[in-house]
RNA sequence: CUUGAAAAAGGCAAACCGCCUGAAAAGGCGGGACGCAAAGUUACUGGCCUAAGUCUUCGAAGUUUUGGACAAGGUGGCAGGGCUGCCGGGG
Numbered sequence: 001c002u003u004g005a006a007a008a009a010g011g012c013a014a015a016c017c018g019c020c021u022g023a024a025a026a027g028g029c030g031g032g033a034c035g036c037a038a039a040g041u042u043a044c045u046g047g048c049c050u051a052a053g054u055c056u057u058c059g060a061a062g063u064u065u066u067g068g069a070c071a072a073g074g075u076g077g078c079a080g081g082g083c084u085g086c087c088g089g090g091g
Base pairs, nucleotide, nucleotide: 001090002089003088004087011036012035016031017030018029019028020027021026034077040083041082042081044080045079046078047075048074049073050072053070054069055068056067058062
């Protein structure tokens, strides 16, 4: 530098359940393992999700609000990029 077929030391932990935080998406802790060779880390780019709030739209009427946009938030177990790294094989 390249690679992850087999192996070892080990690591992480989806769904689901309990408690907590949040408006929500989702997150934290514990249990639990579907999977993962970066399932370590980072919201920079694209995607996706939420949107209490703001603006707007609709209506005779909404304090259980019809549609849209946005601030904002989330997802690294969606992809790309950045940073870092264990073990083994090959050069």

This is a predicted structure of a 91-nucleotide RNA (c-di-GMP-I-GGC riboswitch aptamer) from a Syntrophaceae bacterium.
Its mean pLDDT, the model's own confidence on a scale to 100, is 83.
Lineage of the source: Bacteria > Thermodesulfobacteriota > Syntrophia > Syntrophales > Syntrophaceae.